[in-house]
Molecule: Bacterial RNase P class A
Organism: Eubacteriales bacterium
Order: sequence, then C1' cells, then structure tokens
RNA sequence: UGAGGUGGCUAAACGGUCGCACGCAAUGCGUGAGGAAAGUCCGAGCACCAAAGGGCAGGGUGCCAGAUAACGUCUGGUGGAGGCGACUCCAAGGAGAGUGCAACAGAGAUAUACCGCCUAUUGUGUUCUUGCAAUAGGUAAGGGUGGAAAGGUGUGGUAAGAGCGCACCGGCGGCUUGGCGACUUGUCCGUCCUGUAAACCCCACUCGGUGCAAGAUGACCGGAAGUGUAGCCUGCCCGGCAAGCUUCCGACGAUCGCUAGAGCAUAUUGGCGACAAUAUGCCAAGACAGAUGACCGUUCUCGACAGAACUCGGCUUACUGCCACGCUCAAUUU
Repeated sequence: UGAGGUGGCUAAACGGUCGCACGCAAUGCGUGAGGAAAGUCCGAGCACCAAAGGGCAGGGUGCCAGAUAACGUCUGGUGGAGGCGACUCCAAGGAGAGUGCAACAGAGAUAUACCGCCUAUUGUGUUCUUGCAAUAGGUAAGGGUGGAAAGGUGUGGUAAGAGCGCACCGGCGGCUUGGCGACUUGUCCGUCCUGUAAACCCCACUCGGUGCAAGAUGACCGGAAGUGUAGCCUGCCCGGCAAGCUUCCGACGAUCGCUAGAGCAUAUUGGCGACAAUAUGCCAAGACAGAUGACCGUUCUCGACAGAACUCGGCUUACUGCCACGCUCAAUUU
C1' cells in the first nucleotide's frame, strides 16, 4: 500500500416563530418515534374461553454444559465442513427395529462374472510345448460405468486371486487416560459395516385455544327469556296488555385496560462469557380519525433505510457515515 477478519459507535448540529398530542401546581411550563417503530417468524407477561386423570392422533424441538421469566434465542465448549490465514458456518439423536427410494450409465446397486486373469476336460493346428475354440469351475487384484462397486496403501502368499496372513492408516466394539459432559488418550480384538430420516418411521423432551376490536366497570337505551307481586280488559277462571323485579345479549357513546417495567443510566463486585448481585440516580409518547409537523436563520462532510397503537425478550430483513484491534494474508521499501 492492497485485500480481508472481528468487535463497536452513529443515525446532521444549534437557535427562533407558529401549530398538534398528552400531563401538570395551567393566559404558562414540561414531555413527544426507531435501530430497526418493519416482517409478524419464535418465546413470554396479561386477558378471556376450555380443561379430573390417563391414552391415541397431530405439531414442534433434537451434540454437551451453562445463561434466562421463557425460547427454536444467547454464551462457552465438543465434533464436522470451508478458508493459506485471521476466522466463519452446521435442524449435529437413531440407517445392528422395520418399510420405502437410489434417475441415467453400467454385466452387476446390496447384489454381480461383461471384458480380463487362472485351472481342468474335449476338439483342433502343431515347430512337442505352446496357440486357438467350446464346455465346466475358480477369482473381485486389472479394465470400463457411476455420487457410491464389499475399507485404503505396501508386502508376503497363491494356479490366478482374495483381510487369506502381516505392517501402517481408517472404522466398529471392549477395557482404559483426562473431562461435570459432548468427547478424547492409549491399548486389545476381529475385518462385520452402501447412501438417504428438512422419506415414512423409532427414541427422548415438549405443546389446550383465541389475541387489547383480549377483556373489565357503572349509568342510559334497545332486544330476548323468566317471574312472586299489585294494576287494567273483567265480577270469577283462562288469556292478553303495560309496569316492576331477576337473568342474559348488544363495538351507540364513556371510563379503565394504557404505559413504573423480567425498566433505564452510572459505578463496584463475581463470572472466560452469556449474565447476575449490590449501591446511587432517573421517569422518558400513550392517541381512538388517531399527535410527533411547517417555516426561518447559522454551520457542515448536504444527510440512507424508514413512522409507535397492550407490553417485553429474541430472530430475520432494509440501510447512512465512521472508529478500534497487542487481528490475518500478500507485495514493496528501510
């Protein structure tokens, strides 16, 4: 200098005038969008409905330990994959329970003799120990097909071959070292074991439904049902009418839910970390036709994505300008 990696910060700044929403001690004062307010994909709070208990069906999750209110999130590890590297990525249980599938190519796809190699017999040629053909058998070393062909390499062995024997490597299992654990170290054993479970399935854990237009409150109005009572039609019974009372329903409008909360900031302590504890300080939009805007002045690098509607914790997606690194690689110079 160039190309990267990781972790962060920011979201033009200041002032004035007018306007809007909310609050208050009210001619005024204070506060007023985001890192994603977004997608509505997960997990919760809260509310109502449902619900003995157990099972089936169905959905979700799926290495280990921890964090957390909880999670499919996060942190630290293990194993695997990618990269020269910093580092990044992974829905990562089971294919010794069973079923299914594996196109095309290829002789053969869980199984195989197409070519080749070897042996025997027969026939034939003949230079007499070799060639050719047929038949029967052996062989998975070699060729070819494929993503995958019964572990790989070497050596011995054999008629030719073969884990048939051996050495190393790989895989499985037993024991063992270290670790809470995933896993790992060493050793012994034999050479059984194709892939696919975001195919069915098996195993383990887990899951009731609907969402603030949830729902709650009290008055008025309307509707439905019931009814002890008194009244009217009607002197009595039945029936009817209207009133009262009780229960239920109804987004007409109102209030609550509704913003003080698993809250925020700073410091200290514990922890590798996610995070937790303690102390001090702070209150920071809350509408229901739905506010958060317009104009002016100064300055700059001239400003991206984008607008709250019950509330939190995450994930994902969109996007501006920067910073740090006792992070990496390459080239050049000293």